Overview
Model confidence (mean pLDDT): 82 of 100. SAM riboswitch aptamer (S box leader) from uncultured Draconibacterium sp., 111 nucleotides, folded computationally. The organism belongs to Draconibacterium, within Bacteria. Rfam family: SAM riboswitch aptamer (S box leader). About the family: The SAM riboswitch is found upstream of a number of genes which code for proteins involved in methionine or cysteine biosynthesis in Gram-positive bacteria. Rfam links the family to the GO term regulation of gene expression.

RNA sequence: UGGUUAUACAGAAGAGUGGAGAGAUCGGGCUCUGCGAAACUCUGGCAACCUUGUCAGCCAACCGGCGGAUAAAACGGUGCCAAUACCCGGCCGGAAACGGAAUUAUAAUUA
Repeated sequence: UGGUUAUACAGAAGAGUGGAGAGAUCGGGCUCUGCGAAACUCUGGCAACCUUGUCAGCCAACCGGCGGAUAAAACGGUGCCAAUACCCGGCCGGAAACGGAAUUAUAAUUA
């Protein structure tokens, strides 16, 4: 980097360096920002994908393996810590509300 699957209206910020932008992309809006943006570092935290536990099931009947539920845990691997993925549109259906897709992000897995 590509594929697959799952999730995305919940939750969680301080300091240092830095010095003007940021909110993925394009258009529009809105918001954040010199009372200090991005980025990097440290510390703290959130969450529970991987992980561990518990429960029941299936395969195997030696070791073990598989997928499911969960109101438990959080040492470790990631991730995340303004606003729904900030909102609407750039796609489809619908009068609209809304639903679905695509894209993006993250995780696990695979090539």